[in-house]
RNA sequence: UUCCGACAAUGGCAAACCUAUCGAAAGGUAGGGACGCAAAGCCACGGACCUAAGGCAAGUUUUUUGCUAUGGUCGCCGGGUUGCCGAA
Repeated sequence: UUCCGACAAUGGCAAACCUAUCGAAAGGUAGGGACGCAAAGCCACGGACCUAAGGCAAGUUUUUUGCUAUGGUCGCCGGGUUGCCGAA
């Protein structure tokens, strides 16, 4: 240095939920709060999943149904990239 991940050490992040707020929604942001996480740091590149405003197509019993990301989830997986410590 690389791989690896301890009943080690310093620390770090923060699920659900609640409040406020943005958003059509999924979901995001802030505060509280901890389920957990050795990258649960960052990146939407590939896959997967969520939503359907807009668009398209049907149907009309007065607006319904279906399809579709350009939206989203890195705490879904893979990949890329950066980093703390140093037992076996």

About this RNA:
c-di-GMP-I riboswitch aptamer from a Bacillaceae bacterium, 88 nucleotides, folded computationally. The prediction has a mean pLDDT of 90. Rfam family: c-di-GMP-I riboswitch aptamer. Its family is annotated with cyclic-di-GMP binding in the Gene Ontology. Of the family's consensus pairs, 95% are formed in the model.